[in-house]
A computed fold for a 115-nucleotide RNA from uncultured Afifella sp., annotated as TPP riboswitch aptamer (THI element).
RNA sequence: GUCACGUCCGAGGGGCGCGCGGCCGUGACCGCGCUGAGACGGCCUGAUGAGGCGGGCCGAACCCUUUGAACCUGAUCCGGGUCAUGCCGGCGAAGGAACGGAGUGUUUCUCCCCU
Numbered sequence: 001g002u003c004a005c006g007u008c009c010g011a012g013g014g015g016c017g018c019g020c021g022g023c024c025g026u027g028a029c030c031g032c033g034c035u036g037a038g039a040c041g042g043c044c045u046g047a048u049g050a051g052g053c054g055g056g057c058c059g060a061a062c063c064c065u066u067u068g069a070a071c072c073u074g075a076u077c078c079g080g081g082u083c084a085u086g087c088c089g090g091c092g093a094a095g096g097a098a099c100g101g102a103g104u105g106u107u108u109c110u111c112c113c114c115u
Stems, first nucleotide, its partner, number of pairs: 001107001003105003007102004011065004017034006023052002040059007071096003077090004
């Protein structure tokens, strides 16, 4: 220096769905279930009065960081299946998308010294 990595430290990216029942004149929730690595908690705020939604910030867990299907767009997409849902497959050799250091092991080369 190359290759590999079960490691460590710091940094960054990302998503938070669907249904059933209850409850509720409300900063609007609770429980249970499905899939999954992950569907969580707190605060602020907008909308709203049969709907229970949107936005921002903080924290935790989980996954991913160019060898990039973590995740987004396409998408109110297509086929299958389900009580329902990116639930499964396609789309997808598509277009985007976030890094540095240390260490361990292996292998090869060069330089210096000695003989």
The organism belongs to Afifella, within Bacteria. It was read from a public genome assembly, where an Rfam model found it.